[in-house]
RNA sequence: UAAGCGGGCCGGGUGGCUGCUCACGAAUCUUUCGUGAGAGGAAAGUCCGGACUCCAUAGGGCAAGGUGCUGGGUAACGCCCAGGCGGAGCAAUCCGACACCAGCGCCACAGAAAAGAUACCGCCGAUGCCUGAAGCGAGAGCUUUAGUCAGGUAAGGGUGAAAUGGUGGGGUAAGAGCCCACCGCAUUUGUGGUGACACAAAUGGCAGGGUAAGCGUCACCUGGAGCAAAACCAAAUAGGGGAACGAUUCUCUGUUUGGAGGGGAAGUGAUUCCUCACCGAAUAGGGAGGGAGGUCGGCCCGACCGAGGUUCUCGGGUAGGUUGCUUGAAGCCUAGGGUAACUUAGGUUCCAGAGAAAUGGCCAUCGCUGAAUGAGGAUUUCCUCAAACAGUACAGAAUCCGGCUUACAGGCUCACUUCGCCA
Numbered sequence: 001u002a003a004g005c006g007g008g009c010c011g012g013g014u015g016g017c018u019g020c021u022c023a024c025g026a027a028u029c030u031u032u033c034g035u036g037a038g039a040g041g042a043a044a045g046u047c048c049g050g051a052c053u054c055c056a057u058a059g060g061g062c063a064a065g066g067u068g069c070u071g072g073g074u075a076a077c078g079c080c081c082a083g084g085c086g087g088a089g090c091a092a093u094c095c096g097a098c099a100c101c102a103g104c105g106c107c108a109c110a111g112a113a114a115a116g117a118u119a120c121c122g123c124c125g126a127u128g129c130c131u132g133a134a135g136c137g138a139g140a141g142c143u144u145u146a147g148u149c150a151g152g153u154a155a156g157g158g159u160g161a162a163a164u165g166g167u168g169g170g171g172u173a174a175g176a177g178c179c180c181a182c183c184g185c186a187u188u189u190g191u192g193g194u195g196a197c198a199c200a201a202a203u204g205g206c207a208g209g210g211u212a213a214g215c216g217u218c219a220c221c222u223g224g225a226g227c228a229a230a231a232c233c234a235a236a237u238a239g240g241g242g243a244a245c246g247a248u249u250c251u252c253u254g255u256u257u258g259g260a261g262g263g264g265a266a267g268u269g270a271u272u273c274c275u276c277a278c279c280g281a282a283u284a285g286g287g288a289g290g291g292a293g294g295u296c297g298g299c300c301c302g303a304c305c306g307a308g309g310u311u312c313u314c315g316g317g318u319a320g321g322u323u324g325c326u327u328g329a330a331g332c333c334u335a336g337g338g339u340a341a342c343u344u345a346g347g348u349u350c351c352a353g354a355g356a357a358a359u360g361g362c363c364a365u366c367g368c369u370g371a372a373u374g375a376g377g378a379u380u381u382c383c384u385c386a387a388a389c390a391g392u393a394c395a396g397a398a399u400c401c402g403g404c405u406u407a408c409a410g411g412c413u414c415a416c417u418u419c420g421c422c423a
Base pairs, nucleotide, nucleotide: 001420002418003417004416006414007413008412009411010410012366013365014364015363016362017361018360020038021037022036023035024034025033026032027031040394044405045404047403048402049401050400051399052226053225054224055223064222065221066220067219068218069083070082071081072080073079084098085096086095087094088093099217100216103215104214105211106210107209120157121156122153123152124151127150128149130147131146132145133144134143135142136141165183166182167181168180169179170178184206185204186203187202188201189200190199191198192197230323231322232321233320240314241313242312243311244310245309249288250287251286252285253284254283255282256281257280258279259278261276262275263274264273265272266271293305294304295303296302330349331348332347333346334345335344336343337342367392368391369390370389373386374385375384376383377382
């Protein structure tokens, strides 16, 4: 210098004009004025974990959901740190739901065969039958050889994401852990480590595929709802409880019933039946009067409504208001502990708190990035200077913290790596 890799940080400055929210102080008397403060690294997604609030809750279990190598950190976590193992990369470094395959299930296509079996091509054809040829033999037959079949094989080819340990040698008819050496694997023992695990030795010829982000098993964790949680104050209207006030009088008619009578009819009679008015009670309807209060109306008069009314009061509850609300597992500095995450002690600082939601808009100028073009230098690519113009991101607190994930113009900085290139 180039390429890369892992962290940390910034993410516009200044001035003017004009607005908004809060606090404090003045004035004034409900609005002004002054001063001060006023978004982020992610305020986002709302995906985890807590604080806090209310409800539920003896304890335990089942179900459901989540997490899943080891050790540590933490209020807690699915987060972070350190380590182990596996994978990617030359490396710095990065990625990993990384427990268990005993039981059940599944493994597309291709392939002989996808899990307790099998053989498509190939190899062999030792052994057995048959056929041909050659030789020997008097013959029966024997020997050699070729081929088909039965049969053997799983080395090689082929299929697949995955094919029943790998490489080499021996062995064999051909082959095969069939045998041997090394590697892998399993078991046992030993050593190191807190542990995950690593290393070594001995033994074993090899146990026997994958899949649990399939059912399942094991271990651990989890009560529910969420600041629109929740608490307090509390109108108007409607409804609920209670108390007080308030006309309920006269008359007519009908019906029912009770009382004591008059008249008529029947019967020898006791008595029965029909009818008339009177008195009392209950009930239904009409009329008149009265009536707390209400409506119309500026007021009086008046008109109308009027007992399911008017007034007071109690409690619940709505609108509205207040609290919760920002001093906190807080930030910064120093020192100590720890490889680190983190933690301990001391000092210091106070840093939005709105509530349908303030933190904005405009202008000027500077900065940063790109850059047409122009000038100069050199050796074409190059370097220096000037520069119109363009761009200046992602995104907006809503109870508060710890994380994760996602988005982000441009820039600063630290450490590290390399088959590189130059000195």